[in-house]
This record gives sequence, structure tokens and C1' cells, in this order.
RNA sequence: CGGACGGGCAGUCGCCCGGUUUCGGUGCAAGCCGAGGCCGGGAGGAAAGUCCGGUCUCCAUAGGGCAGCAUGCCGGCUAACGGCCGGGGGGGCUCGCUCAAAGCGGGUUUUACGGAAAGUGCCACAGAAAACGUACCGCCUGUCGGGUCGCAAGAUCCGGCGGGUAAGGGUGAAAAGGUGCGGUAAGAGCGCACCGCGGCCGCAGCAAUGCGUCUGGCAGGGCAAACCCCAUGCGGAGCAAGACCAAAUAGGGGAGGAGGAGCGGCCCGCUCCGUUACAACUUCCGGGUAGGUUGCUGGAGCCGUGGAGAGAUCCGCGGCCAAGAGGAAUGACUGCCGCUUCGUGAUCGCAAGGUCGCGGAGUACAGAAACCGGCUUAUAGUCCG
Repeated sequence: CGGACGGGCAGUCGCCCGGUUUCGGUGCAAGCCGAGGCCGGGAGGAAAGUCCGGUCUCCAUAGGGCAGCAUGCCGGCUAACGGCCGGGGGGGCUCGCUCAAAGCGGGUUUUACGGAAAGUGCCACAGAAAACGUACCGCCUGUCGGGUCGCAAGAUCCGGCGGGUAAGGGUGAAAAGGUGCGGUAAGAGCGCACCGCGGCCGCAGCAAUGCGUCUGGCAGGGCAAACCCCAUGCGGAGCAAGACCAAAUAGGGGAGGAGGAGCGGCCCGCUCCGUUACAACUUCCGGGUAGGUUGCUGGAGCCGUGGAGAGAUCCGCGGCCAAGAGGAAUGACUGCCGCUUCGUGAUCGCAAGGUCGCGGAGUACAGAAACCGGCUUAUAGUCCG
């Protein structure tokens, strides 16, 4: 780095789902409700974060654009992806060739790796200068002044002013191709060779790209995980999605309806409301709520095996069914065992250490909520390569 596992057994008491059965209640019955018995099933490698991608559902949606967000070498896999596999380029480490460096080759690891000749912006400190190039020291040189030497011509030194120069020094993360030879007053791609870089062409490869011939003295610093430009993709909300059934009460609508209510039992009487339809009352219809059902777990499924492929992955055959709940069950206690570690005793051993016994401590991260594929993060301890 990759892969696998991530406690076991027994007893007692419980929880959730399904099936079956007994008793009680209710009902004509079907059934429903309550309590119990028995049987079967009951978390994960990450169920987590909710970061990407999908299935499914509803809403929205002429067409095009802007804005916003994401992605960004090439090829493949996949339902899809920002995931995975393979390859290319770059970087790091290391090994070999080599006296050594450079270079070449191998191994391993890593990489947000489109565009810096569209534009804008930034590059701390240091430094002369951080980018239409520049002169601090140095080097070379002209001139003026002065000193020394010299008979003189001149030589040499110091200083001022000016010119040339990017070799050398110095600053920096980074300084306008590198090394060498020539050349020059000193220098410089100024010239040449090799390396690097750009371009044309050829060859190899699906491609990224690589190799080679020729050619250009060299285009021109870095940063796009700065704005930006280019290309590609993206409608929104989420199972509390959504669908179905549907109580009481209060509204709405249709039909019937001439009486209704109070004065505490009955009659009389009185009062109030209504009487060409907005009364009470009866009945029907419709919407929503509580509640119930569904969505709901058989699926891009799991296990074994054969084949294709370098691999991701794909195809075939056989077998299997494995939580589906309500804001949430899958647990608690005890005993024994396992594992790790500490202490201690015995024993083997020169030692490191091993074996056995006793006692103590520890045994992680974490908890399904419609489902699936990834990524990331957490994880006591053990095993394999």
C1' cells in the first nucleotide's frame, strides 16, 4: 500500500415485523379489538457526512439567449458520474550504465494536466532591474583634470563626465535559453557544434503523444486553485415525493320541508323565530382535516461457477430471498470462552524470548428510515498478500 474480518456460546428478562393458534369482548356473519402461547426473521463496513451520479414521483417547460454552478491530457467501462480501469505527458525518490556530471534505461510514487502570441491584474522581502527590458559592483573604451616614471613619444594610477557590455559578482522562489569553441576593445546567438525551444514534412499510434529528417538564431519570465477566454454538462423539489379510502365537528351545494324553539311532566295561554324558500329538521352530493391503506423493498440484488478482456467490466449457467417499522425495534444483565495489554509466579533458554498458571484492565467507530452506484471521513484489535 492492497485485501479480509471486526467478537463466540449459554441462561434470565424484554423490543419490532410476519405467520399460526388459544382465551375474552363485539358482531347475523366476514371480521375487528385486547391479552397470551408457538414458529420464522430482525443493522453496517462504513447504516455516518449528505459531497457527486442515478432510479422513482410530482411540479414546471414553444425556440433561443443572458446570468449562475460544475467539469477540463487521451481512450475505455458504466444506467450515470466530478467514479473506476488502462494509456500519454510532467514532477519526486531510488537503482543500473558512466571515473564523475550531463544523458539514457528500469522500478516506485505522485499529478485540477484546456488556454499566458485575446485582454486586465498580481509577483511580498531583497535587488540596479520582476518585464514595450535593465547597468549596483565589475569589464572595456572616449574625453577632461591631477599624480608618478620618462629627454621625448608615451606608459601607468586616481577622480569627474560620457559611451559600450549581460561574460563574472551580488539579490531573489524566479533575472530574458544552457555547455563548449571561435570571435571581440570588452562582450554578446555575433558565428559554429551539441542540448533545449518553435515550425514544416514523414513514420508509428484510434488518440493523447512519441520518433526522425529538414528548417528558424530563438519566438520569448511566472501565476488562470486571480479575473477572464474556450469547450462540454446542468429546470426545480424530494418518499414528510406521490396515489387511494375517509370519521366527528364546522363550512359549501341540491332536494324535501310549514312549522320550530322557550316558559323544567301534560293542557291552555303567552313570548320569540320562520312561513312567495337564505328557518328548524330530514336526506343526498362534493372538498379538506384526523385516521387508515399504499408507495415499501425481488433489486443496475446476493452466493457459487464457467467464459471474454491487460483491466475497470461484460456474458452464460446453477442456487438463494435477506429488517421494512411509528421519529424509529434489533437490547439489558449474569456466567464461561476468545483476543489485546499490565502485574506476578513457575519453567525452558547464554541471551533475545517462548510455554503454562493466577490476578487486574480493555474489547473500537458507530445505529437502517424509498432504493441503488460512488467518493470522503471515523474505527479497539486480528489475519493474509
This is a predicted structure of a 385-nucleotide RNA (Bacterial RNase P class A) from a soil metagenome. The prediction has a mean pLDDT of 77. The model forms 94% of the base pairs in the Rfam consensus. Rfam family: Bacterial RNase P class A. Rfam classes the family as a ribozyme. About the family: Ribonuclease P (RNase P) is a ubiquitous endoribonuclease, found in archaea, bacteria and eukarya as well as chloroplasts and mitochondria. The sequence is in RNAcentral, with records from MGnify.